[in-house]
RNA sequence: GGUCUCGUAGUCUAGUGGUUACGACGCUUCCUUGACGUGGAAGAAAUCGCAGGUUCGAUUCCUGCCGAGACCA
Numbered sequence: 001g002g003u004c005u006c007g008u009a010g011u012c013u014a015g016u017g018g019u020u021a022c023g024a025c026g027c028u029u030c031c032u033u034g035a036c037g038u039g040g041a042a043g044a045a046a047u048c049g050c051a052g053g054u055u056c057g058a059u060u061c062c063u064g065c066c067g068a069g070a071c072c073a
Base pairs, nucleotide, nucleotide: 001072002071003070004069005068006067007066010025011024012023018056027043028042029041030040031039049065050064051063052062053061
């Protein structure tokens, strides 16, 4: 340099045109305990990498850029 894949809460991850973006771990509060842990209940946390385009409507499709990875040279 070329081809391809990926980028979504603090971390990992599901979703793939439509009204409320899923779950786990972690975090906060409460219950339980003599206390911690375990267990139970509730809650907060994502402008879906950035910019533009298509569309009535974009996390999803297209283009460019940025970042990570795999392969080729």
Record summary
This is a predicted structure of a 73-nucleotide RNA (transfer RNA) from a Candidatus Pacearchaeota archaeon. The RNAcentral record of the sequence draws on ENA. The source organism's lineage runs through Archaea, Nanobdellati and Candidatus Pacearchaeota. Model confidence (mean pLDDT): 83 of 100. It matches the Rfam family "tRNA".